[in-house]
């Protein structure tokens, strides 16, 4: 110079004309017309978390199950989210800040995996070798007995690293720093950081493998829900249970009446059934309900529906993220679903040129620019995913100095 990542900020304002919408005003018998306020987004996207708010046959109480998070601390209604801070490791940088990643609780509660390759892959193991000592020997070497695992190979990954001493060669064999392990003192809320002291010189990976341990978690969701209007029609199955009153039929008799038996209607009641996600107490319903079969009406209207865990400014406390305390503001609420088109200026940004300036910039005139990704539908807090132009960091590439 161009890319590429990461992160923020805009992604416009003002008027005229001409068209649209919902409200409120006024006119007209009515069509309709006039005015007047206001009228998409940072992601409105995904539907990935979290909630308000609703309803659910009390959504209770123990116990499991399954799902999510997973360093500390704070923040927030909450969160898987935001902040700040700790540790690993990467890149810069050179004694010291910056950026950047991170599924960062637990291998000593248990299972299980570690292919090929290699002697061996968890308390393992001699291919190539390397020493002492024997025999042999064409003097190049070869064999046997025994020590080693320091050196070399193979693997992703080899039973602590490096460096001195020892040792016939070797090895934490010993020592020195580092690692690990166990105590301790000091800073911090802590998560850790640092210093000390001993220590046997040993105890591998993998849990985005099942696992364990902590913490959280009811479900369904505005087509949740609530109300008015209009309309209509129910019947059948699973489906049976007790008791009491009531009124009818039917049979019998000894006719004020009584006895049996079948249905129907109301209260009531529980064991049958159903429900409180999976078991259990315990509580609801209850002979209906769910559920399935056929058949009939409506699929209209209002509400939820925009005043909020709401913005704005200012000030206080905090390292922030946030939170207080004043003061102002009301910014679509549509119902198949509206908000567009010209035109001018102006701002922001971009090019070209001119002029002043200490590299940085200022200033004037032209021209271009209205961009990309993209538009509600109960609202909020977040992530994510697209995406133009600027800033600011980082990264490599490519060229000149």
């Nucleotide at each position: 110079g161009a890319c590429g990542c990461u992160a923020g900020a805009c992604a416009g304002g003002c008027g005229a004309c001409c068209g649209c919408g919902u409200c409120c005003g006024g006119a007209u018998c009515a069509c309709u017309c006039c005015g007047g306020c206001c009228g998409a987004g940072g992601a409105a996207a995904g539907u990935c978390c979290g909630a308000a708010c609703a309803c659910g046959a009390a959504a209770g109480g123990a116990c499991g199950a399954c799902g999510g998070u997973g360093g500390u601390g704070g923040g927030u209604a909450a969160c898987g989210c935001c902040c700040a801070c700790c540790g690993a490791c990467c890149c810069c940088g050179c004694u010291g800040c910056g950026g950047g990643u991170c599924a960062g609780g637990g291998a000593c509660a248990g299972u299980g995996c570690c292919a090929c390759a290699g002697a061996g892959a968890a308390c393992a193991g001699a291919c190539c070798g390397c020493c002492u000592c024997c025999g042999c020997u064409u003097c190049g070497g070869c064999g046997g007995c025994g020590g080693c695992a320091a050196g070399g190979g193979u693997g992703a990954a080899a039973c602590g690293g490096u460096g001195c001493g020892g040792u016939a060669a070797g090895a934490g064999c010993g020592c020195a720093c580092c690692g690990c392990c166990c105590g301790g003192a000091c800073g911090g809320c802590g998560a850790c950081g640092c210093c000390c002291g001993g220590g046997g010189c040993a105890c591998g990976g993998c849990a985005a493998a099942c696992c364990c341990c902590a913490c959280c978690g009811c479900g369904u969701g505005c087509a949740a829900g609530c109300g008015c209007a209009a309309g209509c029609a129910g019947c059948c199955c699973c489906u049976c249970g007790g008791a009491a009153c009531g009124a009818c039929c039917u049979u019998g008799g000894c006719u004020u009446c009584c006895a049996a038996g079948a249905g129907c209607g109301u209260u009531c009641c529980u064991c049958a059934c159903c429900g409180c996600g999976g078991u259990c107490c315990g509580c609801g319903g209850g002979a209906c309900a769910u559920g399935g079969g056929c058949g009939g009406g409506u699929c209209g209207c209002g509400u939820g529906c925009u005043a909020g865990a709401g913005g704005g400014c200012g000030u206080c406390g905090g390292c922030a993220a946030c939170g207080g305390c004043g003061c102002c503001c009301c910014g679509a609420g549509a119902g198949a679903a509206a908000u567009g088109g010209u035109c001018g200026c102006c701002a922001c940004g971009g090019g070209a040129u001119c002029g002043c300036c200490u590299c940085g910039g200022c200033g004037g005139u032209c021209c271009c620019c209205g961009c990309a990704c993209a538009g509600g539908a109960u609202u909020c807090g977040g992530c994510u995913u697209a995406c133009g132009u600027c800033u600011a960091g980082c990264g490599g590439c490519a060229g000149c100095a």
Bacterial RNase P class A from a Phycisphaerae bacterium, 401 nucleotides, folded computationally. Its Rfam family is "Bacterial RNase P class A". It is annotated as a ribozyme. A reference for the family is Frank and Pace (1998), "Ribonuclease P: unity and diversity in a tRNA processing ribozyme", Annu Rev Biochem. Rfam links the family to the GO terms tRNA processing, dimeric ribonuclease P complex and ribonuclease P activity. The source organism's lineage runs through Bacteria, Pseudomonadati, Planctomycetota and Phycisphaerae. Model confidence (mean pLDDT): 76 of 100.